[in-house]
RNA sequence: AUAUUAAAUAGAGGCGCCUGCCACAUCAGUAAUCGUAUUCAGGAAAAACGGUUCCGUAAACGAUACGAUGAAAGGGUUGCGGGCCGAAAUAGUCGUGAACCGUUGACACGAUUGUUGGUCGGGCAGUUAAGAACUGUCAGACUGUCACGUCCGAAAGGUGUGGAGCGCUAUUUAAUUG
Numbered sequence: 001a002u003a004u005u006a007a008a009u010a011g012a013g014g015c016g017c018c019u020g021c022c023a024c025a026u027c028a029g030u031a032a033u034c035g036u037a038u039u040c041a042g043g044a045a046a047a048a049c050g051g052u053u054c055c056g057u058a059a060a061c062g063a064u065a066c067g068a069u070g071a072a073a074g075g076g077u078u079g080c081g082g083g084c085c086g087a088a089a090u091a092g093u094c095g096u097g098a099a100c101c102g103u104u105g106a107c108a109c110g111a112u113u114g115u116u117g118g119u120c121g122g123g124c125a126g127u128u129a130a131g132a133a134c135u136g137u138c139a140g141a142c143u144g145u146c147a148c149g150u151c152c153g154a155a156a157g158g159u160g161u162g163g164a165g166c167g168c169u170a171u172u173u174a175a176u177u178g
Stems, first nucleotide, its partner, number of pairs: 003176009014085001016084006023077002032069008042055004047104005088116010117143004122138006145163007
């Protein structure tokens, strides 16, 4: 000094990712409560099934119609902040939680394995009150990065193909090699 390996630190991508608070719209004249009328023999204990306990049979719970009162959560938008660059999201498995007990499921949190570089719109499917938003998948566009090829005397830059974040760039340390 070059090259290789390992580690540490600091960074880049961009409508970049996640999250908190205020306000606003939607949710919705919905749910729920009360009153009147009709109908119904079963019903309740936070989804379904089974059990256990309780309520009801003289009309309960529920349903329908009319009237009165009348939300909230989740999701969304703007603004102001915070944490960051596997940021984060998602699928599987396991564990924990909670409203009588058990099984299954849903939800929340945690661990682990896998997939996805990022953004955008489109088709299909799902979730949802929803033509919003989100998730999965399929192909596409743009973009960043590296490798290879090519244009250029070279570089910068352009262009084509392809890979993946366990990546890329920079610096430092240690070891090896010349």